[in-house]
RNA sequence: GCCGGGGUGGUGAAAUUGGUAGACACGCGAGACUCAAAAUCUUGUGCUGGCAACAGCGUGUGGGUUCAAGUCCCACCCCCGGCACCA
Numbered sequence: 001g002c003c004g005g006g007g008u009g010g011u012g013a014a015a016u017u018g019g020u021a022g023a024c025a026c027g028c029g030a031g032a033c034u035c036a037a038a039a040u041c042u043u044g045u046g047c048u049g050g051c052a053a054c055a056g057c058g059u060g061u062g063g064g065u066u067c068a069a070g071u072c073c074c075a076c077c078c079c080c081g082g083c084a085c086c087a
Stems, first nucleotide, its partner, number of pairs: 001083007010026003019067001027045006046057004060076005
């Protein structure tokens, strides 16, 4: 350089293949139980602002298409695998 696969919360992952992003699990917070803890159960948990209702933002980065993009298109960055080159 060429070809293929991938990049999503704190972590592992999912999204009926264009239609509520993060299901589910771990972890973490709060509560119950306990003398206390572990285990178990209930509940909450993307980020930011807010007492709250709620608002804004968010799928590697920047653009584009679309009523609507994690998903499609273009360029770029990074990771993994293969191929080529290595006088």
The RNA shown here (transfer RNA) has 87 nucleotides and comes from Marinobacter sp. It matches the Rfam family "tRNA". Rfam describes the family as follows. Transfer RNA (tRNA) molecules are approximately 80 nucleotides in length. By type it is a transfer RNA. Taxonomically the source falls in Marinobacter (Bacteria, Pseudomonadati, Pseudomonadota, Gammaproteobacteria).